The RNA shown here (transfer RNA) has 74 nucleotides and comes from a Methanobacteriota archaeon. The source organism's lineage runs through Archaea, Methanobacteriati and Methanobacteriota. It matches the Rfam family "tRNA".

RNA sequence: GCCUCCGUGGCUCAGACUGGCAGAGCGGCUGACUUGUAAUCAGUAGGUCGAGGGUUCAAAUCCCUCCGGGGGCU
Numbered sequence: 001g002c003c004u005c006c007g008u009g010g011c012u013c014a015g016a017c018u019g020g021c022a023g024a025g026c027g028g029c030u031g032a033c034u035u036g037u038a039a040u041c042a043g044u045a046g047g048u049c050g051a052g053g054g055u056u057c058a059a060a061u062c063c064c065u066c067c068g069g070g071g072g073c074u
Stems, first nucleotide, its partner, number of pairs: 001073007010026004020057001028044005050066005
């Protein structure tokens, strides 16, 4: 230098192919239960979806450029 995959709550990821309300598990907080803790149950908060631009009535999703990470080739 070229090819390819990945980037989404604190963590691990789904959702993208087929554009239309941003989700799950774990974790956090509050409450119940308990002598107390854990476990369990109920409730709850937390994301401008890596950045910028484009297309569109509408973009995590499609297109372009860039940034970061993994792998491969030279």

The sequence was found in a public genome assembly.
Its mean pLDDT, the model's own confidence on a scale to 100, is 83.